A computed fold for a 529-nucleotide part of an RNA from an uncultured prokaryote, annotated as small-subunit ribosomal RNA, 5' domain. The coordinates come from a structure-prediction model, not an experiment, and the mean pLDDT is 80. The full RNA is in RNAcentral, with records from ENA. It matches the Rfam family "Bacterial small subunit ribosomal RNA".

Context: one part of a larger RNA
RNA sequence: GAUGAACGCUAGCGGCCGGCCUAACACAUGCCAGUCGAGGGGCAGCAUACUAACAGUUUACUGUUAUGGUGGCGACCGGCGCACGGGUGAGUAACGCGUAUGCAACCUACCCUGUUCUGGGGGAUAGCCCGGAGAAAUCCGGAUUAAUACCCCAUAGUACUAUAGAAUGGCAUCAUUUUGUAAUCAAAGGUUACGGAACACGAUGGGCAUGCGUCCCAUUAGCUAGAUGGUAAGGUAACGGCUUACCAUGGCGACUAUGGGUAGGGGGUCUGAGAGGAUGGUCCCCCACACUGGUACUGAAACACGGACCAAACUCCUACGGGAGGCACCAGUGAGGACUAUUGGUCAAUGGGCGCAAGCCUGAACCAUCUCAUGCCGCGUGCAGGAAGAAUGCCCUAUGGGUUGUAAACUGCUCUUAUCGGAGAAUAAACCUCUUCUACGUGUAGCAAAGGUGAACGCACCCGAUGAAUAAGCACCGGCUAACUCCGUGCCACCAACCGCGGUAAUACAGAGGGUGCAAGCGUUAUCC
Numbered sequence: 001g002a003u004g005a006a007c008g009c010u011a012g013c014g015g016c017c018g019g020c021c022u023a024a025c026a027c028a029u030g031c032c033a034g035u036c037g038a039g040g041g042g043c044a045g046c047a048u049a050c051u052a053a054c055a056g057u058u059u060a061c062u063g064u065u066a067u068g069g070u071g072g073c074g075a076c077c078g079g080c081g082c083a084c085g086g087g088u089g090a091g092u093a094a095c096g097c098g099u100a101u102g103c104a105a106c107c108u109a110c111c112c113u114g115u116u117c118u119g120g121g122g123g124a125u126a127g128c129c130c131g132g133a134g135a136a137a138u139c140c141g142g143a144u145u146a147a148u149a150c151c152c153c154a155u156a157g158u159a160c161u162a163u164a165g166a167a168u169g170g171c172a173u174c175a176u177u178u179u180g181u182a183a184u185c186a187a188a189g190g191u192u193a194c195g196g197a198a199c200a201c202g203a204u205g206g207g208c209a210u211g212c213g214u215c216c217c218a219u220u221a222g223c224u225a226g227a228u229g230g231u232a233a234g235g236u237a238a239c240g241g242c243u244u245a246c247c248a249u250g251g252c253g254a255c256u257a258u259g260g261g262u263a264g265g266g267g268g269u270c271u272g273a274g275a276g277g278a279u280g281g282u283c284c285c286c287c288a289c290a291c292u293g294g295u296a297c298u299g300a301a302a303c304a305c306g307g308a309c310c311a312a313a314c315u316c317c318u319a320c321g322g323g324a325g326g327c328a329c330c331a332g333u334g335a336g337g338a339c340u341a342u343u344g345g346u347c348a349a350u351g352g353g354c355g356c357a358a359g360c361c362u363g364a365a366c367c368a369u370c371u372c373a374u375g376c377c378g379c380g381u382g383c384a385g386g387a388a389g390a391a392u393g394c395c396c397u398a399u400g401g402g403u404u405g406u407a408a409a410c411u412g413c414u415c416u417u418a419u420c421g422g423a424g425a426a427u428a429a430a431c432c433u434c435u436u437c438u439a440c441g442u443g444u445a446g447c448a449a450a451g452g453u454g455a456a457c458g459c460a461c462c463c464g465a466u467g468a469a470u471a472a473g474c475a476c477c478g479g480c481u482a483a484c485u486c487c488g489u490g491c492c493a494c495c496a497a498c499c500g501c502g503g504u505a506a507u508a509c510a511g512a513g514g515g516u517g518c519a520a521g522c523g524u525u526a527u528c529c
Stems, first nucleotide, its partner, number of pairs: 001528003005525005012379005018372001019370001020336001025334003029331002034080003039077002042073002046071003049067001051066007087289003096214008106206002111202001113200006119153004129142005159184001161182009189194001215261003222252003227249008264286004268279004292311004314325004342368001344367003350364001351362004382413004393403004418466005432452001435449002437446004473518005478499002484513003488509001495500001
């Protein structure tokens, strides 16, 4: 000098940051991922319309029932999303990360651009209905039905596979372009707004490989059988012992293998003139994990935090037959600990998902909260005059002097702040919707006009009134180190980072007066330079 700090004393305000470093310990409760009716069958609930029936009466109303007709819509089928966002740092000394390259060995939903299509048919299934089993979770059977769900056929090439040739190029396997033959593979509607299929290109995101760098221990010196290489096959989006069969006997190591310990890595941060040392909290990038271990399914992408299955531990329900669960999301609880906050508000903005849109969802985010000074920054606790140098206190060489000290009193002034009152619907919207208009030229975009939307919030800022009114402490004073005297104590009680101090005149203990330093803080402890 610094800190995600803690502790002691003290404390007026504001702004901006920050806030479980310990038990990756266990978790009550609520919430954190939905959305689309412009894909579908439908109608449980709500609203509404027509008609009909019934009931009540005030005789034109109300109520009930029936009708999916309409707005909409619980549950269901289907699509997209749920692999993002958010958390944590247990594991990992590794191509994990950083940096630089390569892929002639690869994938990429949604989005952009271009080319070409979107023809014909079929069988189911959830829901609904009927019935059954079970304490429940849930499950079973029958009948029936739809789709942008599923299947079949047709058509198709610059796709893909096999094969025959040519040209050009390179970096070894080869790559690119091109000609021919054969085989294979598409589609979905909705209703005028949108969609779907194939191929190519782009963009974005990823996968893989490699050079170099990446902590300590030699009181760890040898390690290795899928081990190193080859052939073949399988597998993968893709290369590869990635896996398997066979063959060979290799491969690594004092240029530190193997083993052990510790640890997420980086941008950065702290310190330092620098070199370096230490560190990796908040923010950003990458990685890993989601009660522990394992496995795959779906999907463009997961071997998936709030998905599935299996096993183990733990907790809970049970009718004892069987079931349910996973806060390292946001709050919150217990425990641990020197220590770390609210079971808050809003989707107004930014961003994300779905949707043509309106919109819905969003503990991301934006805000607010805390007995939070944890830190940084800013402001204030008055200003000017005022000597009888008042009184008190303290000290002394004591009729007196010094000091506290212009300090106070007293006089005048000011109003940041405080309190009260008023005003403020500010800005953050350059957004969104609708209507008109304009441009290109028939459904897109846009200038302009009109209308609407604010959690924070009656917040910030501003104005007025009152009145010095509401606001100073902490540590130190032997030397290092700025700041000295008296009284008490008497090697006691204590102090102390180091030197040391205290045994009767202690500037070192304790109190007082005075002083010094910093100041809403000041000291102590811990850790790093």